[in-house]
RNA sequence: AUGCUCCUUCGGGGCAGGGUGCGGAAGAUGAGCUUCCAAUUCCCGAUCGGUGGUAAAAACCCACGAGCGUGUCAGGCGCAGGACCCGGUGAAACUCCGGGGUCGACGGUAUAGUCCGGAUGAAAGAAGGAGAAA
Numbered sequence: 001a002u003g004c005u006c007c008u009u010c011g012g013g014g015c016a017g018g019g020u021g022c023g024g025a026a027g028a029u030g031a032g033c034u035u036c037c038a039a040u041u042c043c044c045g046a047u048c049g050g051u052g053g054u055a056a057a058a059a060c061c062c063a064c065g066a067g068c069g070u071g072u073c074a075g076g077c078g079c080a081g082g083a084c085c086c087g088g089u090g091a092a093a094c095u096c097c098g099g100g101g102u103c104g105a106c107g108g109u110a111u112a113g114u115c116c117g118g119a120u121g122a123a124a125g126a127a128g129g130a131g132a133a134a
Stems, first nucleotide, its partner, number of pairs: 004131007015045001017044003023037005046114002048104002050064004059102002067079004084100005106117003
């Protein structure tokens, strides 16, 4: 220096402002109606981007985590697993700059990346400490 064992801490962000009104309540009438509440989910618009890798920095390239089912003392296994192009610079960039786009688990609720919930959870991993042996 590297490896091994153990421990500690850390480890996810986001609906501003408008439109419509499914539906509900009250009032009045012979009937038609009026007023209020009413989707952060629909429409316009706004806004967010885990971890490791990558000749150069990534939500969109590769892989992992989170999700669902199942199983073991533990390990695991299966299913699912989203989305990018053009130009420029350069030795090198689907990662930088410019431009135009796209995507986002499950349950709840007027249909949700953003609200509420599982979750003060879990985890990819990151930082640090200790020990033994050689």